[in-house]
A computed fold for a 479-nucleotide part of an RNA from a metagenome, annotated as small-subunit ribosomal RNA, 3' major domain. Its Rfam family is "Bacterial small subunit ribosomal RNA". Its family is annotated with structural constituent of ribosome and ribosome in the Gene Ontology. The RNAcentral record of the full RNA draws on SILVA. Model confidence (mean pLDDT): 80 of 100.

Context: one part of a larger RNA
RNA sequence: UGACGGGGGCCCGCACAAGCGGUGGAGUAUGUGGUUUAAUUCGACGCAACGCGAAGAACCUUACCAGGUCUUGACAUUGAUCGCCAUUCACAGAAAUGUGAAGUUCUCCUUCGGGAGACGAGAAAACAGGUGGUGCACGGCUGUCGUCAGCUCGUGUCGUGAGAUGUUGGGUUAAGUCCCGCAACGAGCGCAACCCCUCUCCUUAGUUGCCAUCAGGUUAAGCUGGGCACUCUGGGGACACUGCCACCGUAAGGUGUGAGGAAGGUGGGGAUGACGUCAAAUCAGCACGGCCCUUACGUCCGGGGCUACACACGUGUUACAAUGGCAGGUACAGAGAGACGGUCCCUUGCAAAACGGAUCAAAUCCUUAAAGCCUGUCUCAGUUCGGACUGGGGUCUGCAACCCGACCCCACGAAGCUGGAUUCGCCAGUAAUCGCGCAUCAGCCAUGGCGCGGUGAAUACGUUCCCGGGCCUUGUACA
Numbered sequence: 001u002g003a004c005g006g007g008g009g010c011c012c013g014c015a016c017a018a019g020c021g022g023u024g025g026a027g028u029a030u031g032u033g034g035u036u037u038a039a040u041u042c043g044a045c046g047c048a049a050c051g052c053g054a055a056g057a058a059c060c061u062u063a064c065c066a067g068g069u070c071u072u073g074a075c076a077u078u079g080a081u082c083g084c085c086a087u088u089c090a091c092a093g094a095a096a097u098g099u100g101a102a103g104u105u106c107u108c109c110u111u112c113g114g115g116a117g118a119c120g121a122g123a124a125a126a127c128a129g130g131u132g133g134u135g136c137a138c139g140g141c142u143g144u145c146g147u148c149a150g151c152u153c154g155u156g157u158c159g160u161g162a163g164a165u166g167u168u169g170g171g172u173u174a175a176g177u178c179c180c181g182c183a184a185c186g187a188g189c190g191c192a193a194c195c196c197c198u199c200u201c202c203u204u205a206g207u208u209g210c211c212a213u214c215a216g217g218u219u220a221a222g223c224u225g226g227g228c229a230c231u232c233u234g235g236g237g238a239c240a241c242u243g244c245c246a247c248c249g250u251a252a253g254g255u256g257u258g259a260g261g262a263a264g265g266u267g268g269g270g271a272u273g274a275c276g277u278c279a280a281a282u283c284a285g286c287a288c289g290g291c292c293c294u295u296a297c298g299u300c301c302g303g304g305g306c307u308a309c310a311c312a313c314g315u316g317u318u319a320c321a322a323u324g325g326c327a328g329g330u331a332c333a334g335a336g337a338g339a340c341g342g343u344c345c346c347u348u349g350c351a352a353a354a355c356g357g358a359u360c361a362a363a364u365c366c367u368u369a370a371a372g373c374c375u376g377u378c379u380c381a382g383u384u385c386g387g388a389c390u391g392g393g394g395u396c397u398g399c400a401a402c403c404c405g406a407c408c409c410c411a412c413g414a415a416g417c418u419g420g421a422u423u424c425g426c427c428a429g430u431a432a433u434c435g436c437g438c439a440u441c442a443g444c445c446a447u448g449g450c451g452c453g454g455u456g457a458a459u460a461c462g463u464u465c466c467c468g469g470g471c472c473u474u475g476u477a478c479a
Stems, first nucleotide, its partner, number of pairs: 001479002003476003007473007015463002019426004026318008034309002042053002064304002067301002070298001073127001077126002081121003087102006105118005129293002132291001134289001139286001140282001142280001143278001145276001150189006156165003169180003195270004200238007209228003214225003241264001244258001245256004320419001324378007338365001341360005347354002385416001390411007432455007
């Protein structure tokens, strides 16, 4: 100087408390451990691994296993030589591949001899290749403390020195934010602001959006003429600064059901992550140094596996019901994607879907959200709750659904009656609850992830305690 203390003081945080909803019990989905296996590829391991890499494992992916192949190679550059090249067919084979037949390349220049290039074959050799090892050799990128308020420097001063001072103190703040004081005076990286979205208004533009006024028109409808007032959309601007008032305070600032205002004291949200810590994670995203393999640790193929299952754990989801289930009627979003696509309508089918026609490269079409509201029924039961599992029949995607897809219909109808110790999230348009969309994607094991809107609470006395953090101080046999 740090670090640590079941030392002290001050302060903060959904840290506790006060509340609401969950977890832990059941079924199931998914990840992990373990076990099994020919293989169950690899990585991630307290917080900060475990719906994580994986925004899509039937083949492919795929790295694993058994088997069948190749050896200048599946891929790159150079390459003597060749032009029977591409392609098609037949046979063998699980395919890779092998054999045979047909086929006799293209472009440009040309002195018509040929030359150049593309494409393909190809000896030998240089070399290729490796998801092989090392994240404790590295780059890059990332997590975490933590969006915590800290981390430093120049000059000066003090100290023999390590170092100190500044950065401490008194106030204040979300903040090393600002004020006052002070052997310090200044400065940098952080904080804040500048950026984006959202909330109000003004202005400008007016189609695919809108319809107040005028006219036409319909069973109905911005449907048509017309218009751009309003909504909305795109561009530009204004607005919030403790600016005003009152009180407290030297000041910074604080308090106020103050005024005005759409919004009030950081208005709400996002992006933004200082010096550093954990030899934290990643050589399997990529890059890269050593090391290792080179008829194999490389490469191709069909098949299997990654989907196993006495068990254990994490994260979700569905429920256990009447604030509910079922049936009928009826209302209101936002954001986003769309041509190998999104769909609408007619017909068929109980349905998943199929056939046909039509529309949209989109403010035009897709485009009726669900919870809600109204009516009826069920009447507390393992039930008209719950839907696992199983049987049968189908639809779709795709060479192909046996291992191992999703969906539909009929039947079957398990556990489960609110869950021990424990533990998690959340302070407002939040929690809870309801549906909608997107990426990946042929399809999908999505109940996941990321977004969008609808309905919409309760509680916060307070900081004694638990956890984490910041500042000052004290002790120390630790560095």